[in-house]
Context: one part of a larger RNA
C1' cells in the first nucleotide's frame, strides 16, 4: 500500500426490526440430482445452476441410440469430359424412407453467327468441402455479479531515500468524491447529476376511422351538423430550494410553511466508472491450436430427449362460508392480424361445426373482461368444499396424436381441515387480489413478457443477522 480481524468509530439498504402475503406439509405442472436405459444429446451448480440456455421436444426441430444408405459428398469455387436443353412436371418397379430405376411431357438466352459466350445437370480426378468432435484454463464478442454502490485515477506541484503519500485526508451537508469551509495543493479524467422516453397539470395547433354540449334524428354517434368536451400526436408552459418564516459559520444545506396539478431527486425507465470472480459461453457467431475424413461428415426410417424406489427448487390448483354453484347486471388497458383475424345467422349440452358480412384496420375482428354489485340455494360437513386419478364417448390442428398434444361432454371422486426445524417477497397505485393481451407457434403455457381493474397493513428504531462505503488500529498475510 492492500487485504484481514468474534478491533474501534460514522453511515446506508426490506438488512434486521414493524407489518401483510407465502414457501417447507397435500395433489399436478415444471427444471435438477440420482437412478434405469440401446439412448435417455449437451451446457448450467452458493449468493450469481435448477419453469436458466428452449420466444414453445408427437414427425422436423435434434446434436442421442438403433437399423438402412451416400462418399468430391447435404452446401461453396476450380479443373477435365458428356449431354443440350437443364430446373421442373406426371409416371412404372423394389423400398419403411432415402436410395436406386422405368417411361412420357417440357426443348433456354446473348451472339463481332465462329458450335462462341452464358447457363444448368450428370460423371471423373483431385485441391477442397463438411464437423452442435475437444480446449471459455489459448482467444474475439457478448453477458452474469458485487452494484446504480459512490467510488476509481491522472499532469503538474510538494514530501519520502525508496515502495508511496499528498490531491481523495479534516469540520458541516447530501441519494451521491453532492456542495460548502479549511487545508501544499492546484487542475483534470471515467464515474454521480443533469441531457433522452414515458407518466402527472395547463395551453396551443389539428379533427377522422375519434368525440356529442346544444338542436334535429335513431334500435343504435346511427344519420345530418358541429371540433366545446374526452381522445389522439406534433409543438409548448410548468418545479427552480424560485418565494417566506426558523436553525446554521454572513456558507453548503436541513425544518416548517405559502402559492401549485406537482415540492425539495414529483412516479417509472433506459443508462452500470476503475476493477473482482483464469466466473458464464469454442452448442448463436467468429477464431488460434488439436483431431476425424467410405467418417466425429451426409441422408432416412423408427426410437429417445416424456423413463422413476428416491431427494431439492420454482410454480399453479386447494384445504372453503370475506366461500361453492346458478340467474340477471356494469365498468378497463396493453395490444393482434391476409398463409391472418373471422361478425351476424344456423346446427350441436359442450369442445367446436357450417357460414361467410368486414378488415392490411383509431373504422371491421380477436372481445365475453374478471373479481364487482342484485337476487336465489347451500349451513360447517371431507361437504353442492378439492379437483387428481380412471372408465366410456368426442372436438380440433397435422402426412400422422400408439409411445407423447390440446381441449369438450358423462361418469369416477384421492390427497388436502392451514402445514416441523427453516425461510423468501414486498415501503403505495407497493404487497395481496381479479381477469385481459402478445411473442415463440400448424397445434401446444400453471413459464416468460406486457396491460389495466380491487386496493391495504407497517416502520419505535439501527442493539442484533446479511450485504456495502468512509476514516483509524493490530497483523507472524500479499
Nucleotide at each position: 500500500u492492500g487485504a484481514c480481524g468474534g478491533g474501534g468509530g460514522c453511515c446506508c439498504g426490506c438488512a434486521c426490526a414493524a407489518g401483510c402475503g407465502g414457501u417447507g406439509g397435500a395433489g399436478c405442472a415444471u427444471g435438477u440430482g440420482g437412478u434405469u436405459u440401446a439412448a435417455u444429446u449437451c451446457g448450467a451448480c452458493g449468493c450469481a445452476a435448477c419453469g436458466c440456455g428452449a420466444a414453445g421436444a408427437a414427425c422436423c426441430u435434434u446434436a442421442c441410440c438403433u437399423g438402412g444408405g451416400c462418399u468430391u459428398g447435404a452446401c461453396a469455387u476450380c479443373c477435365c469430359g458428356a449431354u443440350c436443353g437443364u430446373a421442373c412436371c406426371u409416371u412404372u418397379u423394389g423400398g419403411a424412407a432415402a436410395c436406386a430405376u422405368u417411361a412420357g411431357g417440357g426443348u433456354c438466352a446473348g451472339c463481332u453467327c465462329g458450335g462462341c459466350u452464358g447457363g444448368a445437370u450428370c460423371g471423373g480426378u483431385g485441391a477442397c468441402a463438411g464437423g452442435u468432435g475437444c480446449u471459455g484454463c489459448a482467444u474475439g464478442g457478448c453477458u452474469g455479479u458485487c452494484g446504480u454502490c459512490a467510488g476509481c485515477u491522472c499532469g503538474u506541484g510538494u514530501c519520502g531515500u525508496g515502495a508511496g503519500a499528498u490531491g481523495u485526508u479534516g469540520g458541516g451537508u447530501u441519494a451521491a468524491g453532492u456542495c460548502c469551509c479549511g487545508c501544499a495543493a492546484c487542475g483534470a479524467g471515467c464515474g454521480c447529476a443533469a441531457c433522452c422516453c414515458u407518466u402527472g397539470u395547463c395551453c396551443u395547433u389539428a379533427g377522422u376511422u375519434g368525440c356529442c354540449a346544444g338542436c334535429a334524428u335513431u334500435a343504435a354517434g346511427u344519420u345530418g351538423g358541429g371540433c366545446a368536451c374526452u381522445c389522439u400526436a406534433g409543438g409548448g408552459a410548468g418545479a427552480c430550494u424560485g418565494c417566506c418564516g426558523g436553525u446554521g459559520u454572513c456558507a453548503a444545506a436541513c425544518c416548517g410553511g405559502a402559492g401549485g396539478a406537482a415540492g425539495g431527486u414529483g412516479g417509472g425507465g433506459a443508462u452500470g466508472a476503475c476493477g473482482u470472480c483464469a466466473a458464464g459461453u469454442c452448442c448463436u457467431c467468429a477464431u488460434g491450436g488439436c483431431c476425424c475424413u467410405u467418417a466425429u461428415g451426409u441422408c432416412c426410417g423408427g426410437g429417445g430427449c416424456u423413463a422413476c424406489a428416491c431427494a431439492c427448487g420454482u410454480g399453479c390448483u386447494a384445504c372453503a362460508a370475506u366461500g361453492g354453484c346458478c340467474g340477471g347486471u356494469a365498468c378497463a388497458a396493453c395490444g393482434a392480424g391476409u398463409u391472418g383475424c373471422g361478425a351476424a345467422g344456423c346446427c350441436g349440452c359442450g369442445a367446436g361445426g357450417u357460414g361467410g358480412a368486414g378488415c392490411g384496420a383509431a373504422u371491421c375482428u380477436c372481445a365475453a373482461a374478471a373479481a364487482g354489485c342484485c337476487g336465489g340455494c347451500c349451513u360447517c360437513a371431507g361437504u353442492u368444499c378439492g379437483g387428481a386419478u380412471u372408465g366410456g364417448a368426442g372436438u380440433c390442428u397435422g402426412c400422422a396424436a400408439c409411445u407423447c398434444g390440446a381441449c369438450u361432454c358423462c361418469a369416477u371422486g384421492a390427497a388436502g381441515u392451514c402445514g416441523g426445524a427453516a425461510u423468501c417477497g414486498c415501503u403505495a397505485g407497493u404487497a395481496a387480489u381479479c381477469g385481459c393481451g402478445g411473442a415463440u407457434c400448424a397445434g401446444c403455457a400453471u413459464g416468460c413478457c406486457g396491460c389495466g381493474g380491487u386496493g391495504a397493513a407497517u416502520a419505535c428504531g439501527u442493539u442484533c443477522c446479511c450485504g456495502g462505503g468512509c476514516c483509524u488500529u493490530g497483523u507472524a498475510c500479499a
Small-subunit ribosomal RNA, 3' major domain from an uncultured prokaryote, 478 nucleotides, folded computationally. Model confidence (mean pLDDT): 84 of 100.